[in-house]
Source information: A computed fold for a 162-nucleotide RNA from Paenibacillus rhizosphaerae, annotated as FMN riboswitch aptamer (RFN element). Rfam family: FMN riboswitch aptamer (RFN element). Rfam's curators write: The RFN element is a highly conserved domain that is found frequently in the 5'-untranslated regions of prokaryotic mRNAs that encode for flavin mononucleotide (FMN) biosynthesis and transport proteins. The sequence is in RNAcentral, with records from Rfam and Ribocentre.
This record gives sequence, C1' cells and structure tokens, in this order.
RNA sequence: AUGGAUCUUCGGGGUAAGGUGAAAUUCCUGACCGGCGGUGAGCGUCUCUUCUUGUGGUAAAGACGGCGUCAAGCCCGCGACUCGCAGCUUUAGCAAUAAGGCGGCGACUGACCUGGUGGAAAUCCAGGGCCGACGGUAAAGUCCGGAUGGGAGAAGAUCAAA
Repeated sequence: AUGGAUCUUCGGGGUAAGGUGAAAUUCCUGACCGGCGGUGAGCGUCUCUUCUUGUGGUAAAGACGGCGUCAAGCCCGCGACUCGCAGCUUUAGCAAUAAGGCGGCGACUGACCUGGUGGAAAUCCAGGGCCGACGGUAAAGUCCGGAUGGGAGAAGAUCAAA
C1' cells in the first nucleotide's frame, strides 16, 4: 500500500423584489439551487525527450509519461422517490383475509445546443437554452409532510492474514 471482517462518525441546496386575487414562496414577471462514484486537453510537481549553446547550467517547446490536487445538474454509472414479484415475519381473526415490518430480486428513473481555441472538446472559455418523485394546499425543483427515516458513498479506528 492492497484485499477481508467488525465498529464509529459524516453523508442535499434553493423563490429576493413585484403583479393578479378573498386566498398563491404553488398562477404571471422575475429570483435562486444542483446528492454520490467515474471520466480531463485544467493546475502544481517530478522525470524524460527535442532544440539553442560558450557544454556550467539556465531558458524554450513537447510527452496521448509518473504522482498529487481540483474537475460536468443535462457524458457513463449509482442512490433517492414510485411501482411490481415472491419470501420471511408481527398484530388482529376459528378461518378466509386485512394492516404493518424486514431484507432480496426486478421495473421505472429528467434535461444541451451554438460559437471560440486546438491536431483532437460530452468536462476548458463565451453565449443561449433545458430539467427536477410522491402526498397536502390556489396548480410547488425551492413551503409543509412521510423523514430524528433511507441512502449512493466518504473519512477513521480495531482485529486477523498474505
């Protein structure tokens, strides 16, 4: 350093201002927000190569090389929400059955273009655009609720072993 087991902690942001109305953070104008992992032509550094050369280095250019770090809402995958299936289980019931809980499997699962640079752009730069579960309520990505929940995962500790 890597893999394994157990445990601990962490693990989502956002309607300013105005209009209509009896009533809207829900409509209208406008404002604001972007979970987790991956992916680089970013940045830093090291090494190497080339070129110049006075051979000391230094400077320049390059590496589709190493390491570190940062990096996309709309590129890939995942989580969450919703739905289905069978199983186990709790409660009630004589039973049929009903209501819940648990983990598993499966389904579903939104949205991007144009220009610039360049040998090369789905991530760079510029511009414009688009998207966002369910229940409640004057119609909600942003309010309230399920949720003091779940969770992709992140960090750390301990143990044993190669």